[in-house]
């Protein structure tokens, strides 16, 4: 100098789905509760091939489920890139 792996990051990109309806409180701003409709890319859960000590168990996702989360903007956001650090190879 450079490749790979892991971690961090107030950096950059980053989708989807009702700016829904009703009720209560309030002068208002706004807050609380309820109702059905919908989304999947925080998190969580589940399973195949395959493997094993084969009763059973291990094990994956961007798949599936939607518990949670979300459905104008903001914020969050898997993942990708950048930067920094550590390890390791050349």
């Nucleotide at each position: 100098a450079u490749g790979c792996a892991c971690g961090a990051u107030a950096c950059g990109g980053g989708a989807g789905a009702c700016g829904c309806u009703g009720c209560c409180a309030g002068a208002a701003a706004u807050g609380g509760c309820a109702g059905g409709g919908c989304c999947g890319a925080a998190g969580g859960a589940g399973c195949a091939a395959c493997c094993g000590c084969c009763c059973c168990g291990g094990u994956a996702a961007a798949c599936u489920c939607u518990c949670a989360g979300g459905c104008a903007a903001a914020g969050g956001g898997a993942c990708c890139g950048g930067u920094c650090g550590u390890g390791u190879g050349u």
A computed fold for a 90-nucleotide RNA from Jannaschia pagri, annotated as Glycine riboswitch aptamer. Lineage of the source: Bacteria > Pseudomonadati > Pseudomonadota > Roseobacteraceae > Jannaschia. The sequence was found by an Rfam model in a public genome assembly. It matches the Rfam family "Glycine riboswitch aptamer". A reference for the family is Mandal et al. (2004), "A glycine-dependent riboswitch that uses cooperative binding to control gene expression", Science. About the family: This family represents the bacterial glycine riboswitch.